[in-house]
Context: one part of a larger RNA
RNA sequence: CUGGGUUUAAAGGGUGCGUAGGUGGUUUGAUAAGUCAGUGGUGAAAUCUUGCAGCUUAACUGUAAAACUGCCAUUGAUACUGCGUUUCUUGAGUAUAGUUGAGGUAGGCGGAAUGUAUCAUGUAGCGGUGAAAUGCAUAGAUAUGACAUAGAACACCAAUUGCGAAGGCAGCUCACUAAACUGGUAUUGACGCUAAGGAACGAAAGCGUGGGUAGCGAACAGGAUUAGAUACCCUGGUAGUCCACGCCGUAAACGAUGAUCACUCGUUGUUGGCAAUACACCGUCAGCGACUGAGCGAAAGCAUUAAGUGAUCCACCUGGGGAGUACGGUCGCAAGAUUGAAACUC
Numbered sequence: 001c002u003g004g005g006u007u008u009a010a011a012g013g014g015u016g017c018g019u020a021g022g023u024g025g026u027u028u029g030a031u032a033a034g035u036c037a038g039u040g041g042u043g044a045a046a047u048c049u050u051g052c053a054g055c056u057u058a059a060c061u062g063u064a065a066a067a068c069u070g071c072c073a074u075u076g077a078u079a080c081u082g083c084g085u086u087u088c089u090u091g092a093g094u095a096u097a098g099u100u101g102a103g104g105u106a107g108g109c110g111g112a113a114u115g116u117a118u119c120a121u122g123u124a125g126c127g128g129u130g131a132a133a134u135g136c137a138u139a140g141a142u143a144u145g146a147c148a149u150a151g152a153a154c155a156c157c158a159a160u161u162g163c164g165a166a167g168g169c170a171g172c173u174c175a176c177u178a179a180a181c182u183g184g185u186a187u188u189g190a191c192g193c194u195a196a197g198g199a200a201c202g203a204a205a206g207c208g209u210g211g212g213u214a215g216c217g218a219a220c221a222g223g224a225u226u227a228g229a230u231a232c233c234c235u236g237g238u239a240g241u242c243c244a245c246g247c248c249g250u251a252a253a254c255g256a257u258g259a260u261c262a263c264u265c266g267u268u269g270u271u272g273g274c275a276a277u278a279c280a281c282c283g284u285c286a287g288c289g290a291c292u293g294a295g296c297g298a299a300a301g302c303a304u305u306a307a308g309u310g311a312u313c314c315a316c317c318u319g320g321g322g323a324g325u326a327c328g329g330u331c332g333c334a335a336g337a338u339u340g341a342a343a344c345u346c
Base pairs, nucleotide, nucleotide: 004317005316006315007300008299012314014201015200017198021194022193023192025088031082033081034080035077036076037075038074039073040072041071042070049065050064051063052062053061054060091191092188093187094186095185096183097182098181099180100179103177104176105175107173108172109171110154114150115149116148118146119145120144121143125136126135162169163168206247207246208245209244210243211242215241216240220236221235222234223233258313259312260311261310262309263308266291267290268289269288270287271286272285273284274283295302296301319346320345321344328339329338330337331336
């Protein structure tokens, strides 16, 4: 390499878009590039294979045949593939009428809680823990009430719920905007699928500039615990967490399960439509869950949301360590990311 694989043993790219490439529904006639058949030429010799022969045998040698699975030319075949032509509507889209939702972006508003400030009531403790202490407090704390203010997050509803390609999304409201689903018609007529490079999005932390800072809180300080305690516990507390703009580009980015299409027993719950209706019950699409067969699987388990049966395309794996390291390249302000070995060793 081939083969065999990729939920958990090594292995699915974090996600969608999309270029090249690969691949692709139905019908007609045309072509004959692939494909198939015949014929001719060529495919050096030796080697290999088979028959026969020669050295006493063998190795070896001679001789004949076969083979050389290839290439070129030519004559045919036309089912399949290709190419161009034509046709269709089931795949895919568009129009139309509804429905749904924490989908996205920007603005406005709201109440609870917390902290703080002022005033009032009031007096000796408060706070914290396993127990304490640091800390706060007679310069009047904690507690209670009134009024004010700041920032951040949105209890209940709330759910195996919903939406989104993934990351993710939850107070209320308005504007703009994207999507999915359903119904019956109309319309385009294969316009599809996948996708190396590419470019876009991408939690948290981190970085740059400027704001903001209530609570929480790496670092840090103190108090405890302890043999020690650079921790767990407590009192404080800076970066950060928040906003705007720009970087970073990684996660157990997980369903540890790539995308698309077709087919394959059942039971049950639920979300959004449609249809039907008399209360019941039931049908049908598209999702989200639970259970259980055949089948698959090393087993655990999966089981119409497949890890079953098939097809197309992409990505990835090939003993453990060394190592996701070194070197080089690319990207980045940096942190680092990405690509990614070998010696050696078991």

Notes: The part of an RNA shown here (small-subunit ribosomal RNA, central domain) has 346 nucleotides and comes from an uncultured prokaryote. The full RNA is in RNAcentral, with records from ENA. The coordinates come from a structure-prediction model, not an experiment, and the mean pLDDT is 88.